[in-house]
Background: This is a predicted structure of a 73-nucleotide RNA (transfer RNA) from a Patescibacteria group bacterium.
């Protein structure tokens, strides 16, 4: 330098172009317990990597950029 894949809460992931972006773990609070744990209920937490474009509508499609991984030279 070229090709391919990836980037979504603290972590791991999901999400036919269409309802308020969900799930598990974790965190906090409440109930339960003598206490911890387990169990039950609730809550907080997201610029969907960045910037443009297409569209009535974009996490999703297109372009550029950044970063990570693999392959080729």
């Nucleotide at each position: 330098g070229g090709g391919c894949g990836g980037u979504u809460g603290g972590c791991g992931c999901a999400a036919u172009g269409g309802c308020u972006a969900g799930c598990g773990c974790g965190u906090u609070c409440g109930c339960u317990u003598g206490a911890c744990g387990u169990g039950c209920g609730a809550a907080a937490g997201g610029u969907u990597a960045u910037a443009g474009g297409u569209u009535c509508g974009a996490a999703u499609c297109c372009u550029a950029u950044a970063c990570c991984g693999c392959c080729c030279a």
It matches the Rfam family "tRNA". The family's RNA type in Rfam is transfer RNA.